Model confidence (mean pLDDT): 89 of 100.
Large-subunit ribosomal RNA, domain IV from an Oscillospiraceae bacterium, 325 nucleotides, folded computationally.
NCBI's taxonomy places the organism under Bacteria, Bacillati, Bacillota, Clostridia, Oscillospiraceae.
Context: one part of a larger RNA
RNA sequence: GGGUUGUCAAGGAACUCGGCAAGUUGACCACGUAACUUCGGGAGAAGUGGUGCCAGAGAAAUCUGGUCGCAGAGAAAAGGCCCAGGCGACUGUUUAACAAAAACACAGGUCUCUGCAAAAUCGAAAGAUGAAGUAUAGGGGCUGACGCCUGCCCGGUGCUGGAAGGUUAAGAGGAGAUGUCAUCGCAAGAGAAGCAUUGAAUUGAAGCCCCAGUAAACGGCGGCCGUAACUAUAACGGUCCUAAGGUAGCGAAAUUCCUUGUCAGGUAAGUUCUGACCCGCACGAAUGGCGUAACGAUCUGGGCACUGUCUCGACAGCCCACCCG
Numbered sequence: 001g002g003g004u005u006g007u008c009a010a011g012g013a014a015c016u017c018g019g020c021a022a023g024u025u026g027a028c029c030a031c032g033u034a035a036c037u038u039c040g041g042g043a044g045a046a047g048u049g050g051u052g053c054c055a056g057a058g059a060a061a062u063c064u065g066g067u068c069g070c071a072g073a074g075a076a077a078a079g080g081c082c083c084a085g086g087c088g089a090c091u092g093u094u095u096a097a098c099a100a101a102a103a104c105a106c107a108g109g110u111c112u113c114u115g116c117a118a119a120a121u122c123g124a125a126a127g128a129u130g131a132a133g134u135a136u137a138g139g140g141g142c143u144g145a146c147g148c149c150u151g152c153c154c155g156g157u158g159c160u161g162g163a164a165g166g167u168u169a170a171g172a173g174g175a176g177a178u179g180u181c182a183u184c185g186c187a188a189g190a191g192a193a194g195c196a197u198u199g200a201a202u203u204g205a206a207g208c209c210c211c212a213g214u215a216a217a218c219g220g221c222g223g224c225c226g227u228a229a230c231u232a233u234a235a236c237g238g239u240c241c242u243a244a245g246g247u248a249g250c251g252a253a254a255u256u257c258c259u260u261g262u263c264a265g266g267u268a269a270g271u272u273c274u275g276a277c278c279c280g281c282a283c284g285a286a287u288g289g290c291g292u293a294a295c296g297a298u299c300u301g302g303g304c305a306c307u308g309u310c311u312c313g314a315c316a317g318c319c320c321a322c323c324c325g
Stems, first nucleotide, its partner, number of pairs: 001320008010311002014309001019306001027051005036041001038145001052067006068072001080304007087296002092104002108143007120129003146291004151221003156218002158214005165209003171203002176198005183190002222240005249283001250280001261277005
């Protein structure tokens, strides 16, 4: 000097990103216990008192009397607690070895496919899973307990349905054209059948175009100008554009740039926190919206208790390092 363990005057979070770490609390019995609540809970809430030994009484719980110590759960083992907010309902799951969470899952909700030789999946196939199941079943997508709800847009993309018309492949079809040569012709040339090469019209499905439906399908959900008898603001009006112009609820939010917005609360002092306001750069309704008791090694702010975290350091045990032999 380091590691580890322990103790500390006065103060008690002044430490620090942050009470990280440490400490406090701790067992049993009795009393007592708030908001809120899904009436189960919250709850061991919080908080208060008791605890040895001897004798007597009693079925016991326990009571009465006595008695010792600084101390009776005498050691060890053995919850710190409360308030408010965010997120996720919950118990669960996860990055084996830097992340345990607000991520995943979940019961519940909804959409969609599937009539059984099911859909879907594995497999050149046979075959198998689905399932020795049969729509109260099985597959897939999204959402995620519960409560109150889930608005408008089908123009684009997707999906479903439609089949009149347009477009459209191979195939079918074979008009015509060309080559060849029997023949005809003095020649130029013409040229049947056949055999070849090529090939127009016509016919020809799905699809696409087209017509509808569909948003708990992918997605989307405006601008400018004016107006009230102070001012300000604009219930109101005008106009342009759109498929339709954001409803309820929430809102400086895990979302707010400006921003430490403004006001209020808490502090002597608060970029955080809580309650409001709304000017939402750029919330918003199953990529769910807003609430919500309980739950959480979750995140944020505050309080009580407690402490070597600190003011500010000191001392001690053990081990290491170091020195001598």